A computed fold for a 476-nucleotide part of an RNA from Gossypium longicalyx, annotated as small-subunit ribosomal RNA, 3' major domain. The organism belongs to Gossypium, within Eukaryota.

Context: one part of a larger RNA
């Protein structure tokens, strides 16, 4: 100088404490350990692994495993040789392959041959999701979007360094002012960038309807007022106003204003930390294997189950079930799609098939809510796991090992113990709707949109993380 402390001060964060709602008990999904197996492919493991790589494991996928094949090879590039390549039939096989057998040509041309492409020798080699992430590049998480990290001169010390960066106010902030052997300056911080929130101004179709006619219907002349939509301006800055403050930086009230003190969110992440994590996205040194640890195929396996903790759903009812009718969204998607009306089935579903390359048309029905009827406190008309039988769709295949319907069947649960998690406002909670991947599907997931709509924050004494300053130290 730093690191540390069951030291001090001084702050600041859903870090307590106010609150509401969850986990830990059930039952089912999912990942992960361990256990089993021929395999049960690998990799991630405190916070920062565990619904995480995986925005889709029935074959592929696919890396694991049986078994059945290949030898320059599924891929590439250079030599030699010979033929066009494609294409069709045939037999063997689970498939891969293997083996007969027959027929015919194209493109460019200077007609010599040339491109492209298949088989055939030899070899250099190809291959490699094999290893080391403690040999790397990239990437990416973490303290922590914390408020911090440095440097030039220049001054102070013998040096190792110190100063500036402390200090007295303040700030979300090394935000800013003061004041000082300092004075400049970089990296972050704020600003700049998206989006949301008000107003204009301009442009009206496929969107929209005030007024004058119309219709079942904004449907049609019609209109550019509204309203959205698309593109530009404006608008917020401590501007103004009291008070305070050191005459400062601020900091507390208030006017005005759609927003008020960083308006709300997002992106955006210094210096470094933890030999964090990927060699398996991919590049790469080295080491390795090279008739195999490389390739290719047909089943299996990744989905096994005395247990374990993790993370969701779905319950336990009456503020609720269950049933009949009515309202009210936003934002996505769709041509190998999306599918409307009608027929047809209890139903998933089927069948004919109109629309719309979308502000037109289809997914689409929002659901929680709102009114009427039954259930009336029960393991129930609660709650769905589990079986069991008939279906149905996708797909070459649905037994290993999809869903998705109908009918019987109706476990466990009666609010959960120590502990412990997220969360401050249009949030929690609660009820829906979409999308990626996707032939189909394990979505209860991930990502996204609206809609209903709370309590509570006295404060910092204590727990924890972080910052700054001091003091002490068996450390370096």
């Nucleotide at each position: 100088u730093g690191a540390c402390a069951g030291g001090g001060g001084c702050u600041u964060g859903c870090a307590c404490a106010a609150g509401a709602g969850g986990u830990a008990g059930a039952g089912c999904g999912u990942g992960u350990g361990g256990u089993u197996u021929a395999a049960u492919u690998c990799g991630a493991u405190g916070c920062a692994a565990a619904g995480c790589a995986a925005a889709g494991a029935a074959a592929c996928u696919u890396a694991c495993u049986a078994g059945g094949g290949c030898a320059u090879g599924a891929c590439a590039u250079g030599u030699c040789a010979c033929a066009a390549a494609u294409c069709c039939u045939c037999u063997u096989g689970a498939a891969a392959g293997a083996g007969a057998a027959g027929g015919g040509u194209g493109c460019c041309u200077u007609c010599g041959g040339g491109a492209a492409c298949a088989c055939g020798a030899a070899u250099a080699c190809a291959g490699g999701u094999g290893g080391u992430g403690c040999a790397u590049g990239g990437u990416u998480a973490u303290c922590g979007u914390u408020a911090g990290c440095u440097c030039g001169u220049g001054c102070c010390g013998u040096a190792a360094g110190g100063u500036g960066u402390u200090g007295g106010a303040u700030u979300a902030a090394g935000u800013u002012c003061c004041g000082c052997a300092a004075c400049a300056a970089g990296c972050a911080c704020a600003a700049c960038c998206c989006u949301c929130g008000u107003g204009u101004u301009u442009a009206g179709u496929u969107g929209c309807c005030a007024c004058c006619a119309u219709u079942u219907a904004g449907u049609u002349u019609g209109g550019a007022a509204c309203c959205c939509u698309g593109a530009g301006c404006a608008g917020a800055c401590u501007c103004u106003u009291g008070g305070u403050g050191a005459u400062a930086a601020g900091c507390c009230g208030g006017a005005g204003g759609a927003a008020g003190g960083u308006g709300a969110g997002g992106a955006u992440g210094a210096c470094g930390u933890c030999a964090a994590g990927u060699c398996a996205u991919c590049a790469u040194g080295c080491c390795c294997c090279u008739u195999a640890u490389g390739c290719c195929c047909u089943g299996g396996g990744u989905u096994a189950c005395a247990c374990a903790a993790g993370u969701g759903u779905u319950a336990c009812a009456a503020u609720g079930g269950a049933u009949a009718g009515g309202a009210c969204a936003a934002a996505g998607g769709g041509u190998u799609a999306u599918g409307a009306u009608c027929c047809u089935g209890u139903g998933a579903g089927g069948g004919c098939a109109a629309g719309c390359u979308a502000a037109c048309u289809c997914c689409a029905a929002a659901a929680a809510c709102c009114c009427g009827u039954c259930c009336u406190c029960a393991a129930u008309u609660c709650g769905a796991a589990u079986u069991g039988c008939a279906g149905g769709u996708u797909g070459u295949a649905a037994c290993u090992c999809a869903c998705c319907u109908g009918c019987a069947u109706g476990a466990a649960g009666u609010c959960a113990a120590a502990a412990u998690c997220g969360c401050u406002a249009a949030u929690a909670a609660u009820a829906g709707u979409c999308g990626g991947u996707c032939a189909a599907c394990c979505a209860u997931a991930c990502a996204a949109c609206g809609g209903u709509g709370a309590a509570u924050u006295c404060g910092u004494u204590u727990c924890u993380g972080g910052g700054c300053c001091u003091u002490a130290u068996a450390c370096a």